[in-house]
């Protein structure tokens, strides 16, 4: 120096070929329930979708460049 691949809630992740309003599971708040806990139910809060440009009526998606991190090759 070349490839490949990952980046989406506090954490681990989904989002086949672009379409209205971005989503589960733990975990957070408060309410239920309980003599009182776990446990079980409900209800909400929490995102610049790594970053910039682009292309389109329209981007998480799709192009291009850049950042991190991982694997392969030399």
């Nucleotide at each position: 120096g070349g490839g490949c691949u990952a980046u989406u809630a506090g954490c681990u992740c989904a989002g086949g070929c672009g379409g209205c309003u971005a989503g589960a599971g733990c975990g957070c708040a408060c309410c239920c329930c309980u003599g009182a806990u776990a446990a079980g139910g409900g209800u909400g809060a929490g995102g610049u979708c790594c970053u910039u440009g682009g292309u389109u009526c329209g981007a998480g998606u799709c192009c291009a460049a850049g950042a991190u991190g991982g694997c392969c090759c030399a």
Transfer RNA from a Candidatus Gastranaerophilales bacterium, 74 nucleotides, folded computationally. The coordinates come from a structure-prediction model, not an experiment, and the mean pLDDT is 80. Rfam family: tRNA. Rfam classes the family as a transfer RNA.